[in-house]
Context: one part of a larger RNA
RNA sequence: UGACGGGGGUCCGCACAAGCGGUGGAGCAUGUGGUUUAAUUCGAUGAUACGCGAGGAACCUUACCUGGGCUAGAAUGCGAGUGCUAUCUGCAGAGAUGCAGAGUUCUUCGGACACGAAGCAAGGUGCUGCAUGGUUGUCGUCAGCUCGUGUCGUGAGGUGUUGGGUUAAGUCCCGCAACGAGCGCAACCCCUAUUCUUAGUUGCCAGCAUGUAAUGAUGGGGACUCUAAGGAGACUGCCUGCGCAAGCAGAGAGGAAGGAGGGGAUGACGUCAAAUCAUCAUGGCCCUUACGCCCAGGGCUACACACGUGCUACAAUGGCGCAUACAGAGGGUCGCGACACGGCAACGUGAAGCCAAUCUCAAAAAGUGCGUCUCAGUUCGGAUUGAGGUCUGCAACUCGACCUCAUGAAGCUGGAAUCGCUAGUAAUCGCGCAUCAGCAAUGGCGCGGUGAAUACGUUCCCGGACCUUGUACA
Numbered sequence: 001u002g003a004c005g006g007g008g009g010u011c012c013g014c015a016c017a018a019g020c021g022g023u024g025g026a027g028c029a030u031g032u033g034g035u036u037u038a039a040u041u042c043g044a045u046g047a048u049a050c051g052c053g054a055g056g057a058a059c060c061u062u063a064c065c066u067g068g069g070c071u072a073g074a075a076u077g078c079g080a081g082u083g084c085u086a087u088c089u090g091c092a093g094a095g096a097u098g099c100a101g102a103g104u105u106c107u108u109c110g111g112a113c114a115c116g117a118a119g120c121a122a123g124g125u126g127c128u129g130c131a132u133g134g135u136u137g138u139c140g141u142c143a144g145c146u147c148g149u150g151u152c153g154u155g156a157g158g159u160g161u162u163g164g165g166u167u168a169a170g171u172c173c174c175g176c177a178a179c180g181a182g183c184g185c186a187a188c189c190c191c192u193a194u195u196c197u198u199a200g201u202u203g204c205c206a207g208c209a210u211g212u213a214a215u216g217a218u219g220g221g222g223a224c225u226c227u228a229a230g231g232a233g234a235c236u237g238c239c240u241g242c243g244c245a246a247g248c249a250g251a252g253a254g255g256a257a258g259g260a261g262g263g264g265a266u267g268a269c270g271u272c273a274a275a276u277c278a279u280c281a282u283g284g285c286c287c288u289u290a291c292g293c294c295c296a297g298g299g300c301u302a303c304a305c306a307c308g309u310g311c312u313a314c315a316a317u318g319g320c321g322c323a324u325a326c327a328g329a330g331g332g333u334c335g336c337g338a339c340a341c342g343g344c345a346a347c348g349u350g351a352a353g354c355c356a357a358u359c360u361c362a363a364a365a366a367g368u369g370c371g372u373c374u375c376a377g378u379u380c381g382g383a384u385u386g387a388g389g390u391c392u393g394c395a396a397c398u399c400g401a402c403c404u405c406a407u408g409a410a411g412c413u414g415g416a417a418u419c420g421c422u423a424g425u426a427a428u429c430g431c432g433c434a435u436c437a438g439c440a441a442u443g444g445c446g447c448g449g450u451g452a453a454u455a456c457g458u459u460c461c462c463g464g465a466c467c468u469u470g471u472a473c474a
Base pairs, nucleotide, nucleotide: 001474002473003471004470005469007468008467009466010465011464012463013462015458016457019421020420021419022418023417026312027311028310029309030308031307032306033305034303035302042053043052064298065297066296067295068294069293070292077120078119081115082114083113087102088101089100090099091098092097105112106111123287124286126285127284128283132281133280134276135275136274137272139270144183145182146181147180148179149178150159151158152157163174164173165172189264190263191262192261194232195231196230197229198228199227200226204221205220208219209218210217235258238252239250240249241248242247314414318373319372320371321370322369323368324367330361331360332359335354336353339350340349341348342347380411385406386405387404388403389402390401391400427450428449429448430447431446432445433444
């Protein structure tokens, strides 16, 4: 100087407390461990692994296993040279591939295109993340981490950065052997809440007309909504009180918004030899008729069990039936597909419009109205299984989703323990997108609808910041 303390002081955080909803019990989905296996590819392992890499494992992917093949090799460049080997057909084969036949291309005669000896070059998801770059997690969006000059100390170092206040903040003020500065904080950026100007198509429709059973459908209009570009607006600026000041308090005024308005992006010096050689790059080592490459089939989906994360429930604030209202944000041409017809349905057939503020996916759901069920393992719950179908795709056996009929398991609110959340939040309700032929999505990322309770307080648990003290630790 640090680190540590079941030392002290001050302070903060959904850290506790106060509340609301869960997990832990059930069934299923998914990941992991273990076990099994020819293989169940590899990585991630307290917090910071476990719906994680994977934003799509039937083949492919695919790295694993079994078997069949290739050896300058699957790709690219140079290349003496060769012109039809390209392509098609047939046969063999699980296919990769092999054999046979057909096939003499275009031409500006340079070549295009295909093949190609020797050789120079390959390839490796093989090992080492404890050789590395890059990227990432975490402490933590915590308020810290440093430097120059000066000065103090023999020196390591100190001071500044401590102290008194204040703040979300090393934020600012006052003081001070310090005076300044840098990286962080904040601001500058984006979205959102109000308003103005400009612009009105595909959006809108107040007023004026036309028209219809009805609809901005038509003429027209820019008022309004909205769209999207530019401004304004919030700064403790004003008032009162407290205070030297910074600042704090106020059901204060004004204002759409008030003291950081709400949210996002943004992550200092560093810590964990943290993670990744399997995104990529790369040193070293290793393989080279194989640890490389091609192919078929299988596996990654196994199942006594254990754990994590979720979904659906156990019902009446509910289930079911009929009727009916209101979003936002997105996607669409190998696509979205209105509408009509067929089918109980999944879907099929035909087909308008739309490269989309125009057409379409599209029905929002919870909600509301009426009816029914009456506390039961039930008209709760939907697992499992049987049968029949639909769709995608060479192909749904291993191993897809969906529909219909039948079947109708566990489960009556969950032990010890444990998690999330402070406001448009929790809870609850549906909608969309990426990946994608299809889908194992209950996951992830977004969007809006309805919409709470509680916070006395900081003694305690956990994590963190500053000062101080002890130390046989570095």

A computed fold for a 474-nucleotide part of an RNA from an uncultured marine bacterium, annotated as small-subunit ribosomal RNA, 3' major domain. Its mean pLDDT, the model's own confidence on a scale to 100, is 83. Rfam family: Bacterial small subunit ribosomal RNA. The full RNA is in RNAcentral, with records from ENA, Greengenes and SILVA.